A computed fold for a 65-nucleotide RNA from a Bacteroidota bacterium, annotated as Fluoride riboswitch aptamer (crcB RNA motif). The sequence was found by an Rfam model in a public genome assembly. Lineage of the source: Bacteria > Pseudomonadati > Bacteroidota. The coordinates come from a structure-prediction model, not an experiment, and the mean pLDDT is 75.
RNA sequence: CCCCCCACAGGAAAUGGGGUCUUCCUGAUCCAACCGCCACAGUGGCUGAUGACUCCUGUUCACAU
Numbered sequence: 001c002c003c004c005c006c007a008c009a010g011g012a013a014a015u016g017g018g019g020u021c022u023u024c025c026u027g028a029u030c031c032a033a034c035c036g037c038c039a040c041a042g043u044g045g046c047u048g049a050u051g052a053c054u055c056c057u058g059u060u061c062a063c064a065u
Stems, first nucleotide, its partner, number of pairs: 008027006016056006036046004
């Protein structure tokens, strides 16, 4: 000096927020992780508020009062 690992910190995982966990990226700058699906020239259409669990909020449907 480089690489790997660990610790710490920050960020990300297609629509909001909190908690926990998982994965990924970064840590001088540049750079990264991430940025759904279908049709498509232009463009149009569709599913889901989670990466997963849970709670809250918003939206939709059904039932009961």